[in-house]
Molecule: Glycine riboswitch aptamer
Organism: uncultured Acidimicrobiales bacterium
RNA sequence: UCAGCCGAAGCGAGAGAGCGUCCGGGAUCACACGAUUCGCCGGGCCGCCGAAGGUGCAACGGAAUCGACCCGCCAAGGUUGAGGACGGAAACUCUCAGGCAACAGGAUCGCUCCGGUGGC
Numbered sequence: 001u002c003a004g005c006c007g008a009a010g011c012g013a014g015a016g017a018g019c020g021u022c023c024g025g026g027a028u029c030a031c032a033c034g035a036u037u038c039g040c041c042g043g044g045c046c047g048c049c050g051a052a053g054g055u056g057c058a059a060c061g062g063a064a065u066c067g068a069c070c071c072g073c074c075a076a077g078g079u080u081g082a083g084g085a086c087g088g089a090a091a092c093u094c095u096c097a098g099g100c101a102a103c104a105g106g107a108u109c110g111c112u113c114c115g116g117u118g119g120c
Base pairs, nucleotide, nucleotide: 001119002118004117005116006115007114009112010111011110012109013108018046020045021044022043023042024041025040026037027036028035029034047100048099049098053096054094056092060087061086065082066081067080068079069078070077
């Protein structure tokens, strides 16, 4: 000094799916019975979503082990064929977690700035 890569911060963009139902509490109304309550809380049940996080895996890599051949034999070693523990990406998959008005959250993307790395 500068295309790239990684990370922090700030700003902006950012999808899907029941404001389901029942119960308890809270709140409000009511003398009481009781009533109301998406925008109060918790739980059960049913339905659903995938883009916090997490699970699974294709190609590919590949350990143990076994066979054949070479080394006169065994072992070791070499060549080769099986074998397949394990590793292995995603916006795919599962739906554990999370979520299903708005707000919030949100993978990811863009910009600014800082740090690291890298190039010259």